[in-house]
RNA sequence: CUGGCUCAGGAUGAACGCUGGCGGCGUGCUUAACACAUGCAAGUCGAACGGAGAUGUUAUGUGAGCGGAGAGUGCUUGCACUUAACAAUCUUUUAACAUCUUAGUGGCGGACGGGUGAGUAACGCGUGGGUAACCUGCCUCAUACAGGGGGAUAACACUUAGAAAUAGGUGCUAAUACCGCAUAAGCGCACAGAGUCGCAUGACUCAGUGUGAAAAACUCCGGUGGUAUGAGAUGGACCCGCGUCUGAUUAGCUAGUUGGUGAGGUAACGGCCCACCAAGGCGACGAUCAGUAGCCGGCCUGAGAGGGUGAACGGCCACAUUGGGACUGAGACACGGCCCAAACUCCUACGGGAGGCAGCAGUGGGGAAUAUUCGUCAAUGGGGGAAACCCUGAACGAGCAAUGCCGCGUGAGUGAUGACGGUCCUCUGGAUUGUAAAACUCUGUUGUUUAGGAAAAAUUGUACAGAUAGGAAAUGAUCUGUGCUUGAUGGUACUAUUCAAGAAAGCCACGGCUAACUACGUGCCAGCAGCCGCGGUAAUACGUAGGUGGCGAGCGUUAUCCGGAUUUAUUGGGCGUAAAGCGUCCGCAGACGGUUUGUUAAGUCUAGAAUCAAAGCCCGGAGCUUAACUUCGGUUCGUUUUAGAAACUGGCAGACUUGAGUAUGGUAGAGGCAAGUGGAAUUUCUAGUGUAGCGGUAGAAUGCGUAGAUAUUAGAAGGAACACCAGUGGCGAAGGCGACUUGCUGGGCCAUUACUGACGUUCAUGGACGAAAGCGUGGGGAGCAAAUAGGAUUAGAUACCCUGGUAGUCCACGCUGUAAACGAUGAUUACUAGGUGUGGGUGGACUGACCCCAUCCGUGCCGGAGUUAACACAAUAAGUAAUCCACCUGGGGAGUACGACCGCAAGGUUGAAACUCAAAGGAAUUGACGGGGGCCCGCACAAGCAGUGGAGUAUGUGGUUUAAUUCGAAGCAACGCGAAGAACCUUACCAGGUCUUGACAUCGAGUGACGUACUUAGAGAUAAGUACUUCCUUCGGGACACGAAGACAGGUGGUGCAUGGUUGUCGUCAGCUCGUGUCGUGAGAUGUUGGGUUAAGUCCCGCAACGAGCGCAACCCUUAUCAUUAGUUGCUACGCAAGAGCACUCUAGCGAGACUGCCGUUGACAAAACGGAGGAAGGUGGGGACGACGUCAAAUCAUCAUGCCCCUUAUAUCUUGGGCUACACACGUACUACAAUGGCGCAAACAAAGGGUCGCAACCUCGCGAGAGGAAGCCAAUCCCAAAAAUGCGUCCCAGUUCGGACUGCAGGCUGCAACUCGCCUGCACGAAGUUGGAAUUGCUAGUAAUCGCAGAUCAGCAUGCUGCGGUGAAUACGUUCCCGGGCCUUGCACUCACCGCCCGUA
Repeated sequence: CUGGCUCAGGAUGAACGCUGGCGGCGUGCUUAACACAUGCAAGUCGAACGGAGAUGUUAUGUGAGCGGAGAGUGCUUGCACUUAACAAUCUUUUAACAUCUUAGUGGCGGACGGGUGAGUAACGCGUGGGUAACCUGCCUCAUACAGGGGGAUAACACUUAGAAAUAGGUGCUAAUACCGCAUAAGCGCACAGAGUCGCAUGACUCAGUGUGAAAAACUCCGGUGGUAUGAGAUGGACCCGCGUCUGAUUAGCUAGUUGGUGAGGUAACGGCCCACCAAGGCGACGAUCAGUAGCCGGCCUGAGAGGGUGAACGGCCACAUUGGGACUGAGACACGGCCCAAACUCCUACGGGAGGCAGCAGUGGGGAAUAUUCGUCAAUGGGGGAAACCCUGAACGAGCAAUGCCGCGUGAGUGAUGACGGUCCUCUGGAUUGUAAAACUCUGUUGUUUAGGAAAAAUUGUACAGAUAGGAAAUGAUCUGUGCUUGAUGGUACUAUUCAAGAAAGCCACGGCUAACUACGUGCCAGCAGCCGCGGUAAUACGUAGGUGGCGAGCGUUAUCCGGAUUUAUUGGGCGUAAAGCGUCCGCAGACGGUUUGUUAAGUCUAGAAUCAAAGCCCGGAGCUUAACUUCGGUUCGUUUUAGAAACUGGCAGACUUGAGUAUGGUAGAGGCAAGUGGAAUUUCUAGUGUAGCGGUAGAAUGCGUAGAUAUUAGAAGGAACACCAGUGGCGAAGGCGACUUGCUGGGCCAUUACUGACGUUCAUGGACGAAAGCGUGGGGAGCAAAUAGGAUUAGAUACCCUGGUAGUCCACGCUGUAAACGAUGAUUACUAGGUGUGGGUGGACUGACCCCAUCCGUGCCGGAGUUAACACAAUAAGUAAUCCACCUGGGGAGUACGACCGCAAGGUUGAAACUCAAAGGAAUUGACGGGGGCCCGCACAAGCAGUGGAGUAUGUGGUUUAAUUCGAAGCAACGCGAAGAACCUUACCAGGUCUUGACAUCGAGUGACGUACUUAGAGAUAAGUACUUCCUUCGGGACACGAAGACAGGUGGUGCAUGGUUGUCGUCAGCUCGUGUCGUGAGAUGUUGGGUUAAGUCCCGCAACGAGCGCAACCCUUAUCAUUAGUUGCUACGCAAGAGCACUCUAGCGAGACUGCCGUUGACAAAACGGAGGAAGGUGGGGACGACGUCAAAUCAUCAUGCCCCUUAUAUCUUGGGCUACACACGUACUACAAUGGCGCAAACAAAGGGUCGCAACCUCGCGAGAGGAAGCCAAUCCCAAAAAUGCGUCCCAGUUCGGACUGCAGGCUGCAACUCGCCUGCACGAAGUUGGAAUUGCUAGUAAUCGCAGAUCAGCAUGCUGCGGUGAAUACGUUCCCGGGCCUUGCACUCACCGCCCGUA
């Protein structure tokens, strides 16, 4: 840079988790158009009709009958009995009337309202038109009419069948039910005429002839209803333009199909249907097929363009268990009608019947998930009715749900001792929670108590009164007024009042994105996570707590959509290398197109009109206390249409020559095809010469050859390819084309004039060509050579190498159709600085083929502007513009699978998904790395010397063992290392025994001793006892000790991967950086690279760099020379001593000296190198100290210090004994040897540097000796350790020895409380391995290696180790090819934890 993934925003008919005070307004089966119990959701009209019933009144008949006039009898003259008109009341028959109810006939309505979204990709929907091709009940207006008849039929009665549902028969009856007849034109139809008009069929008007069709009554007498015709309004029907999802891995579809004629059908047009005729119709502008889906106003999102969506509300459509069908009707092919079929459920007497919640509630089921079997017709609306009124799960309300939006509250003010508590920290204290709380003073929204209490109710109904028009009047109609009456919600909203801060806060987050941090717990566990990622003992990322941030009656999570995403790019992207130019050309459709004139008006522009339902959005208002909500007004894309303009695009007509093409004359060429010819070389064959090998390789072998190869000579055969010329030269569209000749043929370029007159460019589909390999048929076959055989190589080697060798390579004719078919760069046109080559042509100039100038076409390099992420491109563009085509949209899966097409096959073309990852990729940068390159250095190799590795011993380590064998160190850079010295101690380990404020430190109080000596017990620590007994003092106390209680001590316990400090290593390698400037978008570069030179980034020169720092070097110490000063304990030219002296040696102070300074040569007039002189020393004289930025999570918590963790009668402390010293083994480092450059014996000289009073010890005596006993001197240039050794001479004579000394025995010495485990030394005896060491490997370049001894630290004693010191004293270096390590430059890179990387395959 490209490119994907992810997040922050908004939204939802949501669901889930935690939580939950109130109110208002919305919303609430997104899944099973799954099945449904129960109730309700469509009736109404008696003012259409006949009945039926109920009640009342009247009349009438029958029966019962309180009472009872009158009459009679008996007589007591007012009592009893008999008869009886009349008669209250009750029952009942018939008739009439009134009121009410209603099964049936009849009318209107059940086609609205309500539900759902299954189907439908369609004129279904949206939008705009058309009907001269149509219908329309109820409603409104206008005109006219209603005369006179008829026959039935339900109900009802009787009856039949049946379980039922229901069906049938006989008989009676009414109508606003049904049917003729009459009447009627301004209605319909037929015929023919005139006028007007239209886009066509045609329409309208006028007049004429013929012909056809009506009605219903009821009544309160006011009306209501009916029939016909016309008009209106409303509602519908049909047709058309445009728009409306995905798939081409669905490319062809279609027979009533397309059209015509005629008939039918419909409200109406039409293949809508039928008969006949014709053969059409649709489709790459995507037909057909498949999948998905109700469409829209709108809703969500977005800056917009767009994208998504179609819950609620509104419009349209479709459907009503599934499929089909019609009937009735103005309207249906009808959700709560009919018929048929199917599935399911229910009833049944088994014969047969009934049903349809996608109406409102409700149930089961499905599901993450969605409510009450509520109230009322009070309002709004609907049906019927003249009306009262009836019906209405429409509707209005209530209930449930934080499901959404909006509003309110959970208190307000004052209040610092900054309270208690919590948390944190540097913990006697502070910080924070925090004015937060308490406390005081207030308020009362919500809640609670009590009381009041609406609006929604009127254009209602009814009664009365009045008015208006008409009328003789009344009634009626309409209007006005008054009284009365109607509320489901609901005693609700609201208002007042009582009480008391009382009853009302949670959720998520706090690593970055992203606002907000600490502690503890955990320890790659438990867990988190949207992406990156977090967690392996100090987690701001897990869990908890405190604190903080955000939102708040909610907060998070999940799901889905848009946004961010310019990540499908119209606005607004790309294609050389990141994904992406078809392998190339031709070319139909399509797209785009030169100059000019006229015309047209399709596009375009201007103005007007219609429409864009309501709701919604937006703007401005209004009403509910506010808001949500409701309401009023305004505003719009698009489509259609009218008029106008004519520049541009398009159409039509004409003209032009510049684009394009043709003709003519030249010209270069491996352009193509066919035929013929040629020489060199390989191979084979024949013949000759000739003999033992040839061939091949890193080296070999297989192979060929004595049957004569290879080599060589001559001849012959055959096939394939064409050396030199040959060139980032030529030709071709690309693939590609190379000997020569001939024939045929394509294209290009240049010059010149003439002609045609835009004829052009590009190109989906299509066509043609298309390397190599491969395939088919037939030839050919020399060489080469997949496969294959053999030989090698190798762990293997189905490879690389070698020897053979078949397809193939070649030819002819077909097929295949792909390549890193590449300039990884599509074609065409125009424009835009230069320079320099080269191929072809032409012109000019010139004596001229040279050279030069100009120009056209091709082909290269460099380079400016510009472009580009950079690299780079740059007139042959990857620049600036235009046109057309192809292609891309994260990596993998995969160019795979399936399908289709092509192919003989191999295979090709087209070309997915599931799943998975958070990247994959491009260009450039710094480093590291390379069995890349260049230059250089180092005991790195080489050249040498001496070793190690073999033996014995010492010592360290591993391993093993053990009660313990304490711990650490681990390639170089652990292993004679920490340890400059483990018998006890040390000591950290083990066993046993003690102790618990402690062995050690500090603090407060108390006591006064502590201690020393001795005794006893014990292994000791320790315990008990006896005796003796204080010190200093400023008089406060202190020192010291003891017992008890605490704070605390203590830890060689863990973590060196939490650290400091110290150290090792690369490496004494020459490097590592900075400031400013410059270059680059940037990382970075430059400087620091280059040419020389040096030990060196040392120095010089050059240079977009100029300077500087840390390193190098120098300054420091030592050593080598000299001078000078000083002179004891040193030294001595004096015979010794003393004394003297300081020349010399020496000691130790201060100086000098060396700097490439001088000469010569080389070099670039430099730096520097080489040689020389002088000099004690010569090119940093030798040696040391000194170690840049950094690397290795290098080493050390056991030197020390230290964070955190752990132990606290023990992981602390003391003590005895043991262990660190073990021992089948392995390794490292050393010592001693294997001998004669030696061993042994004898002899005599020469150092340096050190150490010494708890010491070194001369000297004397004793002892073979280690040593012992005495003892002078010395606190050291004085005395002592102290003898230096290698050396010299003699002997041994090559042996397991007179080498070697291990091991062992005996006897001793020393140190020390102590020598068994476990010290050193001495003497005598014993006398092992070992005769120079495999593979491998180490050190060293001069006073070095090698060899020889001396001293010191540690230390009571104990070095073969370590650190120093001197003595003797070599060999070799041609050189940098190779091994190892390092430095600089450059190159590649998929590495950057940096090759011990990364990564692939298999298991």

Small-subunit ribosomal RNA from an uncultured bacterium, 1403 nucleotides, folded computationally. Its mean pLDDT, the model's own confidence on a scale to 100, is 82. RNAcentral holds the sequence, with entries from ENA and SILVA.